[in-house]
Molecule: transfer RNA
Organism: Blastocatellia bacterium
RNA sequence: UGUGGGGUGGCCAAGCUGGUAAGGCGCCUGAUUGUUAAUCAGGAGAUGCGCCGGUUCGAAUCCGGCCCCCACAGCCA
Numbered sequence: 001u002g003u004g005g006g007g008u009g010g011c012c013a014a015g016c017u018g019g020u021a022a023g024g025c026g027c028c029u030g031a032u033u034g035u036u037a038a039u040c041a042g043g044a045g046a047u048g049c050g051c052c053g054g055u056u057c058g059a060a061u062c063c064g065g066c067c068c069c070c071a072c073a074g075c076c077a
Stems, first nucleotide, its partner, number of pairs: 001073007010025003019057001027043005050066005
C1' cells in the first nucleotide's frame, strides 16, 4: 500500500431484502429461602448503531470520504 472481514447498551452479540434496535451475561425491584446462592416474575439501560457528509418520506442497513481492530498478500531499507 492492496484485498477481505469487523466497529451496535457495562460485556458478548442478532438485525445488513431500507419501515424505526432481538437475545444472553451483568445491574435494579419483588417472590421463594433461616441467610446467600440458585430458581421464578417484573424493570431500567443504546446523547440510537466508529466519525463526517450524501441519497431517501424514512438509513445500523444504500453511496462517498476518514479513523480504529483482525487476517492475508505485497513493497522499501